Predicted 3D model of a 457-nucleotide part of an RNA (small-subunit ribosomal RNA, 3' major domain) from an uncultured bacterium.
[in-house]
Context: one part of a larger RNA
RNA sequence: UGACGGGGACCCGCACAAGCAGCGGAGCGUGUGGUUUAAUUCGAAGCGACGCGAAGAACCUUACCAGGGUUUGACAUGCCGAUGCACCACCCGGAGAGGGGUGUCCCCGCAAGGGGCGUCGGCACAGGUGCUGCAUGGCUGUCGUCAGCUCGUGCCGUGAGGUGUUGGGUUAAGUCCCGCAACGAGCGCAACCCCUGUCGUCGGUUGUAGAUGUCCGACGAGACUGCCCCGAUCAACGAGGAGGAAGGUGGGGAUGACGUCAAGUCAGCACGGCCCUUACGUCCUGGGCGACACACACGCUACAAUGGCUGGAGCAACGGGUCGCGAACCCGCGAGGGGGAGCCAAUCCCAGCAAAGCCAGUCUCAGUUCGGAUUGCAGGUUGCAACCCGCCUGCAUGAAGUUGGAGUUGCUAGUAACCGUGGGUCAGCACACCACGGUGAAUACGUUCCCGGGUCU
Numbered sequence: 001u002g003a004c005g006g007g008g009a010c011c012c013g014c015a016c017a018a019g020c021a022g023c024g025g026a027g028c029g030u031g032u033g034g035u036u037u038a039a040u041u042c043g044a045a046g047c048g049a050c051g052c053g054a055a056g057a058a059c060c061u062u063a064c065c066a067g068g069g070u071u072u073g074a075c076a077u078g079c080c081g082a083u084g085c086a087c088c089a090c091c092c093g094g095a096g097a098g099g100g101g102u103g104u105c106c107c108c109g110c111a112a113g114g115g116g117c118g119u120c121g122g123c124a125c126a127g128g129u130g131c132u133g134c135a136u137g138g139c140u141g142u143c144g145u146c147a148g149c150u151c152g153u154g155c156c157g158u159g160a161g162g163u164g165u166u167g168g169g170u171u172a173a174g175u176c177c178c179g180c181a182a183c184g185a186g187c188g189c190a191a192c193c194c195c196u197g198u199c200g201u202c203g204g205u206u207g208u209a210g211a212u213g214u215c216c217g218a219c220g221a222g223a224c225u226g227c228c229c230c231g232a233u234c235a236a237c238g239a240g241g242a243g244g245a246a247g248g249u250g251g252g253g254a255u256g257a258c259g260u261c262a263a264g265u266c267a268g269c270a271c272g273g274c275c276c277u278u279a280c281g282u283c284c285u286g287g288g289c290g291a292c293a294c295a296c297a298c299g300c301u302a303c304a305a306u307g308g309c310u311g312g313a314g315c316a317a318c319g320g321g322u323c324g325c326g327a328a329c330c331c332g333c334g335a336g337g338g339g340g341a342g343c344c345a346a347u348c349c350c351a352g353c354a355a356a357g358c359c360a361g362u363c364u365c366a367g368u369u370c371g372g373a374u375u376g377c378a379g380g381u382u383g384c385a386a387c388c389c390g391c392c393u394g395c396a397u398g399a400a401g402u403u404g405g406a407g408u409u410g411c412u413a414g415u416a417a418c419c420g421u422g423g424g425u426c427a428g429c430a431c432a433c434c435a436c437g438g439u440g441a442a443u444a445c446g447u448u449c450c451c452g453g454g455u456c457u
Stems, first nucleotide, its partner, number of pairs: 007457007015447002019411005026301008034292002042053002064287007073125001077124008088103005105116004127276002130274003136270002138265003141261001143259001148187006154163003167178003193253004198221007224247001227241002230238002303404001307363006319350003324343002329338003370401001375396007417439007
């Protein structure tokens, strides 16, 4: 000077408390450990690994394993020598890769020759998801959107260093005020940026039956403790009120200081060193990453009557679409098939876009008309191909489960909870992720305690 204390003082945060819904029990999905395996590729490891890298493992991906090939190589550049093949088509055998055979190089030029594309032999080299994140760049997590971290000059101290940054108030804030051997300044805070809530003006197509409305776009206004009152050092500021669509940071986002964890990543990429070089490179077929006595993490579906089923009538937003979205109509119980209008999209389509909700009927507390696992059969669809190992439909089957121990998670308002919808990835595949709207609560006395953090001592 820091850090630490089951030392002290002060103060914050869904940290506790007050509430609501969960998890922990069941079935299933996904990830992980373990075990197994020829291989079950690799990484991530308290918080801050475990629906994480994976915003899509049937082949591919793929890095793993078995087997079959190959060696200037699947890919780049250059050199030397030889050569005409390569592409395409056909044949042979092969699991394919690869191999063998047949047919024909192209351009300029009269030619000689040159060039292009390749093949073969050779040389430099390529290649490596091989190792080291304790050699690194870059990027990221975390403390933490916490309010801190420093510098110049001056002053103090032998010095490390201190002061400033402490103190009294105040704030979400080192925010501001007052004081002060300090005076200033920088990185942070705030503001400037985006979305949203109100109004005005202008302009509107493809929006509206039509319209100055709704809606869409641009520009502007509006909020500043500006006004009133109270408290206060009559400072900063705090409490209340008026007006207002909105108050005292309106709500949300983007934005992450100096640094910490030799945190994470050599497998995204880059890169030092080391290692392999007829293999630790590369191509292919098949398998594996999907195994299963178990254990954990995160989810989905339930255990039902504020519910299940059937019928009827309604109400969104964000988005996506030409290798695409695909209407009407027809066929099918259905998944889906036929069909192709329209649309490069405020026009057409996904999509009448919704579901919960509403109105009726039924079930009457039961392992049930709850629940849907599992299994059988029959189909559909994507794709070269669904056996290992896709998704969906119909019929049948109907398991565990009657609210879950110790413990533990999220959330303070259009939030939680419940409900569906869209998108990315993607041929196909979503209970995950990212977004969107619909319905819409309860509670917060308070800061003693648990956890994390800040300031002084």
Source information: RNAcentral holds the full RNA, with entries from ENA and SILVA.